[in-house]
Context: one part of a larger RNA
RNA sequence: GGCAUGCGGUGGAUGCCUUGGCGCUGGCGAGCGAUGAAGGACGUGGAAGGCUGCGAUAAGCUCCGGGGAGUUGCCUAGCAAACCCUGAUCCGGAGAUUUCCGAAUGGGGAAACCUGUUGUGAGGAAACUCACAUCAUCCUGUGCUGAAUUCAUAGGUGCAGGAAGCCAACCGAGGGAAGUGAAACAUCUCAGUACCUCGAGGAAUAUAAAUCAACCGAGAUUCCCCUAGUAGCGGCGAGCGAAAGGGGACCAUGGCUAAACCGAAAGUACAUGUACUUUCGGGGUUGUGGGGCGGUCAUACGGGACCUUAGUUGUUAGUUGAGCGGUCUGGAAAGGCCGGGCAUAGAGGGUGAUACCCCCGUAAGCAAAAACAACGAAGGCUCAGACCUGUCCCCGAGUACCACAGGGCACGUGAAACCCGGUGGGAAUCUGGGUGGACCAUCAUCCAAGCCUAAAUAUCUGCCAGCGACCGAUAGCGCAUAGUACCGUGAGGGAAAGGUGAAAAGUACCCCGGUGAGGGGAGUGAAAGAGUACCUGAAACCGCAUGUCU
Numbered sequence: 001g002g003c004a005u006g007c008g009g010u011g012g013a014u015g016c017c018u019u020g021g022c023g024c025u026g027g028c029g030a031g032c033g034a035u036g037a038a039g040g041a042c043g044u045g046g047a048a049g050g051c052u053g054c055g056a057u058a059a060g061c062u063c064c065g066g067g068g069a070g071u072u073g074c075c076u077a078g079c080a081a082a083c084c085c086u087g088a089u090c091c092g093g094a095g096a097u098u099u100c101c102g103a104a105u106g107g108g109g110a111a112a113c114c115u116g117u118u119g120u121g122a123g124g125a126a127a128c129u130c131a132c133a134u135c136a137u138c139c140u141g142u143g144c145u146g147a148a149u150u151c152a153u154a155g156g157u158g159c160a161g162g163a164a165g166c167c168a169a170c171c172g173a174g175g176g177a178a179g180u181g182a183a184a185c186a187u188c189u190c191a192g193u194a195c196c197u198c199g200a201g202g203a204a205u206a207u208a209a210a211u212c213a214a215c216c217g218a219g220a221u222u223c224c225c226c227u228a229g230u231a232g233c234g235g236c237g238a239g240c241g242a243a244a245g246g247g248g249a250c251c252a253u254g255g256c257u258a259a260a261c262c263g264a265a266a267g268u269a270c271a272u273g274u275a276c277u278u279u280c281g282g283g284g285u286u287g288u289g290g291g292g293c294g295g296u297c298a299u300a301c302g303g304g305a306c307c308u309u310a311g312u313u314g315u316u317a318g319u320u321g322a323g324c325g326g327u328c329u330g331g332a333a334a335g336g337c338c339g340g341g342c343a344u345a346g347a348g349g350g351u352g353a354u355a356c357c358c359c360c361g362u363a364a365g366c367a368a369a370a371a372c373a374a375c376g377a378a379g380g381c382u383c384a385g386a387c388c389u390g391u392c393c394c395c396g397a398g399u400a401c402c403a404c405a406g407g408g409c410a411c412g413u414g415a416a417a418c419c420c421g422g423u424g425g426g427a428a429u430c431u432g433g434g435u436g437g438a439c440c441a442u443c444a445u446c447c448a449a450g451c452c453u454a455a456a457u458a459u460c461u462g463c464c465a466g467c468g469a470c471c472g473a474u475a476g477c478g479c480a481u482a483g484u485a486c487c488g489u490g491a492g493g494g495a496a497a498g499g500u501g502a503a504a505a506g507u508a509c510c511c512c513g514g515u516g517a518g519g520g521g522a523g524u525g526a527a528a529g530a531g532u533a534c535c536u537g538a539a540a541c542c543g544c545a546u547g548u549c550u
Stems, first nucleotide, its partner, number of pairs: 001549009015535001016499002020471002022468007029460002031166002039101003042055003046079001049075003061095006070083003106115003116135001118133006137163009170201001171199005181188001185235001211218002222249005232240002254452003257396001261282010287430001289395003292391002294388004302383003306380003311375006318366003324339005340357002342346001348360003401425004406420003411437001432447005486493002506534001509521004
C1' cells in the first nucleotide's frame, strides 16, 4: 500500500410525515375610483427589529347583535402596567377617523417633497405664522357678458352634470405579421392566429325575416350533437371546408319609432293670414300588405323587461346535538381480551400507538338588532280593439341599383349569386321593391336603407363549500411561502431553506479545558446512539482495529 471484516466520522439519500401546492365540481361575485381607487411611503405598541392590523381618534374609536371567562395579534418567552360576569378579549353588521404620494386635479417636482391664490378664523406690537375651506383639464347643458365688425360669431365668465385612473380571463371593433406547411418557392398555408390600439359588460356579440325552403312547408337570435370531413373550394398541390334539414339547451315569429294625418308653441318670409321651418303632443308600425283620411260597433278582462312594498327564502356572527366500562401489555391505550351502548350521527380531525360512544365535530334541527341579495301577494305606473267600403295621401335616398377597383362569405374571379366599404353614376312607393347562386320568364317568398330586447353561451383575478387510482420538500406553484435574499444602470432575472420529544421535562450539580469550544459523569425521558449542527440516517469520501497478501 491492496483486499476483507468490524467499529466510527462525514454526508443527507431513503422511509414515514405535512403546515403548502395542483386539478376538478358546485355556488357566490364579476368590479373599485374626484365622497380620491389599485398600489405604496411614512408613521402607529410601555420597552418594538420583521410580519399583521391600524392612521395624529393610529394592533385602534362609537353603536347594534353574537358569545361567556379570561384578555393586552404572530415570530416571542419573560418583565412592567392594565382591562374583565356592571360581560372584557374575540366573532358579525352599521358608522366615525383615515397623514403623505399615487388618475393626483391650485402651481411645480428627481413619487411620498417644495411653494402659491382667494375667503373665514386664531395668534402676534409688527414682520409674519398657523388652521379650515377654495382654485387642474376636457365634454355636455345652461345663464350672463361680449371683439376685429352694425347684427352676429369667436372669446370671457358663472352654475349644474359627467369623464379621467386601476383590474386575471372572457367579449366587440379598428389595425395586423412571421417562423412554419407546401418536403424549394411566389398564389396558397400558418391566420384574421400572435401582437398593438379603442370600447363595453357581468357577460359581450347577435336578434324579431327585403330569412330559408321548394310548389310541401318552416317561422327572431345564441349554444351543443348530427348532417360531414359530405357538397364544394384548391399552383384541383399542400390544404381549406359549409349549409338546408334533423335532434337537443333556452324560449318573448317580443317590442319601440320615421312617414301620411290632426293639434299646439316658437321662429322666418311676405300679398297680414296664409306659406314654410323647428320643437312638442296625438296618431301609426304592417306583408293572408299595412296605415292615414271617411263611416259603423265596442270599451271589459288582460299583458309588462318599469317603480314601491307586506312577506318569504338566503348570505354575512352563532346554537342544540345520542351513546363505555373493566382488564392485559406498554412510557402512554385509542391496541388484545371480556362485557355493554348510540346511530337520520360508523364523514373527518385531535387526544402519549389504531377511538362511532374522550374532545372538536358529524346526521338532523334551530337562530339575526343591522346590512345585503333573490322571489314577491298587493298597490302604482304603463300598454293594448274589431269591421266596412271609398279615396289613392304615406310606408325610412345620395339609399337600392349599375360600373371600376377591393374585402367578407367554406367559395383563390370563377358561370359567382349574396353581404360590406372606396371612386363615379343614380331609381321607384304597392300597377312598388328585394330574394330564390350568372342572366331571362313563370312561380314562390319576403318588405332593406331607424332603434331596443331576457334566457340558453364564454371566462375565473377573487370568496365559500366539497372532491381527487393528484404531489409529498431536487416533488407539488418560482415561494410549506418570497417575488424575499441576491444579480442587473434598467426593462428584467430570481434562489436556497421543512421534521427534538407525548410533554421542554431543553441536562440542576460535579469534573477536564482558555472564567473556551467540546467532552466525561450525574439527572430528565420510553429512548439522549432523540441534546436544539436534534426522526430515520444509504452511498461516495476519511479514519481506527483485526485478519490476510506483497
Large-subunit ribosomal RNA, domain I from Deltaproteobacteria bacterium RIFOXYA12_FULL_58_15, 550 nucleotides, folded computationally. The sequence was found in a public genome assembly. Its Rfam family is "Bacterial large subunit ribosomal RNA". Rfam links the family to the GO terms ribosome and structural constituent of ribosome.